[in-house]
RNA sequence: GGGGGUGUAGCUCAGUGGUAGAGUGCUUGUCUAGCAUGCAGAAGGCCCUGGGUUCAUUCCCAGCUCCCCCU
Numbered sequence: 001g002g003g004g005g006u007g008u009a010g011c012u013c014a015g016u017g018g019u020a021g022a023g024u025g026c027u028u029g030u031c032u033a034g035c036a037u038g039c040a041g042a043a044g045g046c047c048c049u050g051g052g053u054u055c056a057u058u059c060c061c062a063g064c065u066c067c068c069c070c071u
Stems, first nucleotide, its partner, number of pairs: 001070005007064001010024004018055001027041004048063005
């Protein structure tokens, strides 16, 4: 220098245009003499940034970030 991919909850990751979920963590209750485990609940997301299409996007374009391949 060229090509490809990634970006979503604190962390690891799903998500088929109809307004976003799981596991884990944090937290509350329960359980225990107490702790851990278990069970039930709650909180936590301008879905990387800026544009475009659309009634609506997780789609499209550019940028940025990180990863891989070629040279």
Predicted 3D model of a 71-nucleotide RNA (transfer RNA) from Ictidomys tridecemlineatus. Rfam family: tRNA. Its family is annotated with triplet codon-amino acid adaptor activity in the Gene Ontology. The source organism's lineage runs through Eukaryota, Opisthokonta, Eumetazoa, Vertebrata and Ictidomys. The sequence is in RNAcentral, with records from Rfam. Model confidence (mean pLDDT): 82 of 100.